Description: Predicted 3D model of a 160-nucleotide RNA (Lysine riboswitch aptamer) from Candidatus Enterenecus merdae. The prediction has a mean pLDDT of 79. Of the family's consensus pairs, 98% are formed in the model. Lineage of the source: Bacteria > Bacillati > Clostridia > Eubacteriales > Candidatus Enterenecus. Its Rfam family is "Lysine riboswitch aptamer". Rfam's curators write: Riboswitches are metabolite binding domains within certain messenger RNAs that serve as precision sensors for their corresponding targets.
RNA sequence: UGAUAGAGGCGCGGUACCGAUCAGUACCCGGGGGGCAUGGACGACUGCCCCCGGCGAAAGGCAGUACCGCCGAAGGACGGGGCGCUGGUCCGGCUCCCCGCUGCCUGGGCCGCCGGGGAAUACCCGGCGGACUGUCACACCCCCGUGUGAAGCGCUAUCA
Numbered sequence: 001u002g003a004u005a006g007a008g009g010c011g012c013g014g015u016a017c018c019g020a021u022c023a024g025u026a027c028c029c030g031g032g033g034g035g036c037a038u039g040g041a042c043g044a045c046u047g048c049c050c051c052c053g054g055c056g057a058a059a060g061g062c063a064g065u066a067c068c069g070c071c072g073a074a075g076g077a078c079g080g081g082g083c084g085c086u087g088g089u090c091c092g093g094c095u096c097c098c099c100g101c102u103g104c105c106u107g108g109g110c111c112g113c114c115g116g117g118g119a120a121u122a123c124c125c126g127g128c129g130g131a132c133u134g135u136c137a138c139a140c141c142c143c144c145g146u147g148u149g150a151a152g153c154g155c156u157a158u159c160a
Stems, first nucleotide, its partner, number of pairs: 001160006009071001011070007019062001028054006035048003039091004045087001074106003078100005084094003107133002110130008135150006
């Protein structure tokens, strides 16, 4: 240097089932009423909007369980494209999906704060802080243990 195998542990991703949430919301039906509608711009088109009653969801997101694939697992940033939402058109914004780069960031999960996404107190993402944990190096002569530091471009084993 290369190949193969392997280890971190509240480890990572996916699929299915199931439950709650979404929500007495949206759609739809009946009755009544009235004014208006951008995140920015255009513009007069569209017809929408509100209240009462009836009926009454689903998707995305999530907990749990099982299974599958795994240990840069994977996630994010960035760039490009697509569906959808933002009443219409343009601009802008946002969710989700695909692709690129394999160049950038992150060893891992947990807790707290802040910001973004989300219907959300769920949950996800990012930043900062904290203790913990695995690995390696160094110091304390060695072991144990402790301390300091580093990063997965790492570490362990075998082979060449």